[in-house]
RNA sequence: GUUCACAUAGGCGAUGGGGUUCGCCGCAAUUGCCGGAAGGCUGAUGACUCCUACCAGUUG
Numbered sequence: 001g002u003u004c005a006c007a008u009a010g011g012c013g014a015u016g017g018g019g020u021u022c023g024c025c026g027c028a029a030u031u032g033c034c035g036g037a038a039g040g041c042u043g044a045u046g047a048c049u050c051c052u053a054c055c056a057g058u059u060g
Stems, first nucleotide, its partner, number of pairs: 010025004016051006032041003
C1' cells in the first nucleotide's frame, strides 16, 4: 500500500423533539399510497410511548 472479515464511533428507517426497542448502513443505508400525466389521499412512530405543532368537535 492492497484485499477480506468483524463492527466501534456515527448515521438511516415519507412532516419537529425525548425515552425504550427492532432492523439496516457503516460513506452507504433512506425518500408512504393511488394515478399515464395533471393531480389527489393518509400519517408528526419502523414498533411502543411521551411532549410539542396543526385540524375538527364539545363545554365554559
A computed fold for a 60-nucleotide RNA from Anoxybacteroides voinovskiense, annotated as Fluoride riboswitch aptamer (crcB RNA motif). NCBI's taxonomy places the organism under Bacteria, Bacilli, Caryophanales, Anoxybacillaceae, Anoxybacteroides. Model confidence (mean pLDDT): 76 of 100. It was read from a public genome assembly, where an Rfam model found it. Of the family's consensus pairs, 100% are formed in the model.